[in-house]
Context: one part of a larger RNA
Molecule: large-subunit ribosomal RNA, domain I
Organism: Bacteroidales bacterium
RNA sequence: CGUACGGAGGAUGCCUUGGCUUCGGCAGGCGAGGAAGGACGCGGUAAGCUGCGAAAAUGCCCGGGGACCCGCAAACAGGGGCUGAUCCGGGCGUGUCCGAAUGGGGCAACCCACCGGAUUGAAGAUCCGGUACCAUCGCGAGAUGGGGCGAACCCGGGGAACUGAAACAUCUUAGUACCCGGAGGAGGAGAAAGAAACGAUCGAUUCCCCCAGUAGUGGCGAGCGAAGAGGGAAGAGCCUAAACCGGGAUGUUCACGGACAUCCCGGGGUUGUAGGACCAGCCAUUUAACACACGACAGGAACCGGAAGCCGUUUGGAAAACGGCGGCGGAGAGGGUGAUACCCCCGUACGGGCAACGUGUCGUGGGCGAGGCUGGCACCUGAGUAGGGCGGGGCACGUGGAAUCCUGUCCGAAUCUGCGGGGACCAUCCCGCAAGGCUAAAGACUGCCGAAGACCGAUAGUGGACCAGUCCCGUGAGGGAAAGGUGGGAAGCACCCCCGGCAGGGGAGUGAAACAGAGCCUGAAACCGUGCGCCU
Repeated sequence: CGUACGGAGGAUGCCUUGGCUUCGGCAGGCGAGGAAGGACGCGGUAAGCUGCGAAAAUGCCCGGGGACCCGCAAACAGGGGCUGAUCCGGGCGUGUCCGAAUGGGGCAACCCACCGGAUUGAAGAUCCGGUACCAUCGCGAGAUGGGGCGAACCCGGGGAACUGAAACAUCUUAGUACCCGGAGGAGGAGAAAGAAACGAUCGAUUCCCCCAGUAGUGGCGAGCGAAGAGGGAAGAGCCUAAACCGGGAUGUUCACGGACAUCCCGGGGUUGUAGGACCAGCCAUUUAACACACGACAGGAACCGGAAGCCGUUUGGAAAACGGCGGCGGAGAGGGUGAUACCCCCGUACGGGCAACGUGUCGUGGGCGAGGCUGGCACCUGAGUAGGGCGGGGCACGUGGAAUCCUGUCCGAAUCUGCGGGGACCAUCCCGCAAGGCUAAAGACUGCCGAAGACCGAUAGUGGACCAGUCCCGUGAGGGAAAGGUGGGAAGCACCCCCGGCAGGGGAGUGAAACAGAGCCUGAAACCGUGCGCCU
């Protein structure tokens, strides 16, 4: 070196209990009635996990189910069950201590009180209940609410840098990450002081497609980047302030009749071809959406029914294979069964079932809300507002010719013969009515459940298929693994021998196989041996 046989090692193949993605569905919250998350306990024996809480692997009731059961998890010792257990679903109960933690304290799961009550002859002992703070309401006693947790989604208040610009400062990254506050099943927005415009026209908001990488913006660099229209989804509109009227409280004044001011409550009223109040006149007179309650129906748990196959001198350890002859199908999806089963099992198609519940529809009750016209009059129609100066910010728009929106500061209108806008500004024309508020649906997300993959198959796929956010590392914030496979069935090697041996091995036995013997399927390579052959 070759070759054969081994050792070691754990690649590869096959497998899958676990993941990943999308879609659909449910739910979209839990919490002082003490949550989330924990500590400590609870078993005949009990270390861990799971379950549970001193009523402790559980108690009671209702429903389902129908023969076994006392969890993972064997064994021993004992029990339970057709008078219906275990188990499954629903409800109720119990629920130590810590934790928002709430009587006070504290180094969480501990310590120490006060008030009322119980035990007691009496207690300083034991047991039970109560005792935090803030907000609103209330004279008070007190009542109600809040607090904390939660994967993403939403709105608001703050708000980077690396980076890109091939350096860098405006700019970009980006209003991103991150911090804080708040809410909900969604949130936000929302019924025009709108958009648009040649003429005109449209008619709340939101979302999607398109418009369009267009118009623009930009050390006109890098980059940033609309809107109207058009096509769709969905569709819903309302309530106040004021004038005026009535009532009340307080204050001022009074010639005690009252008057005035402020505030509160009720009526009235809600608009831009202006509308309303008030005065005069006239006409008309009832019904849709909806909070809430009740009823009916659909929905809604465990669960139930659910077709049809046998044979064998075939092969094999085993039949579902093969051969033969049949059957069902609204079911030939899938899984399991000793190999590959429509007809063996679980299921599947298709049907059935119901308590709590109360989503949807309908009905009933019920509260709430809703007119028009003409003329007159000139009372009302949201003020430190609109707007302006300065400084900023937001708008795709970086100060630009910069409209529009927000406002730190200083000024500061008009009142319907009024006011705002149409991208400086002015005129004409057109559109609208700010300075109060509410508003479903379309639309964002997914912890949970299900279905499906030209998704992964154990160095992959989640970090985690396995007792993993574990072991381990770090003072800490935090970081963060490795690790799957005997066999159809433990049938998991009785017994004998070697040995110091409960190590290891040889027989024997089991098994189809033991070179399937327990970190046990397959078992590559590196690497290490032994036999044989050959070379130096």